[in-house]
RNA sequence: GCCAAUGUAGCUCAGCUGGCAGAGCAGCGGUUUCGUAAACCGCAGGUCAAGGGUUCAAGUCCCUUCAUUGGCU
Numbered sequence: 001g002c003c004a005a006u007g008u009a010g011c012u013c014a015g016c017u018g019g020c021a022g023a024g025c026a027g028c029g030g031u032u033u034c035g036u037a038a039a040c041c042g043c044a045g046g047u048c049a050a051g052g053g054u055u056c057a058a059g060u061c062c063c064u065u066c067a068u069u070g071g072c073u
Base pairs, nucleotide, nucleotide: 001072002071003070004069005068006067007066010025011024012023013022019056027043028042029041030040031039049065050064051063052062053061
């Protein structure tokens, strides 16, 4: 230099054929316990990497850029 994949909550990841942004773990509060842990109930947490385009509507489709990873030279 070329090609490909990936980028969504603090972490690991779903999100189907474009139509309400989710799960587990972690965090916080509560119940329980002499106390802690565990268990159970609840709560909070998001510029969906960035910019632009298409569309009534974009995490999803298209273009560009950035980052990471892998391959080729």

A computed fold for a 73-nucleotide RNA from Christensenella sp. UBA1385, annotated as transfer RNA. The sequence was found in a public genome assembly. The organism belongs to Christensenella, within Bacteria. Its Rfam family is "tRNA". Rfam's curators write: Transfer RNA (tRNA) molecules are approximately 80 nucleotides in length. Its mean pLDDT, the model's own confidence on a scale to 100, is 82.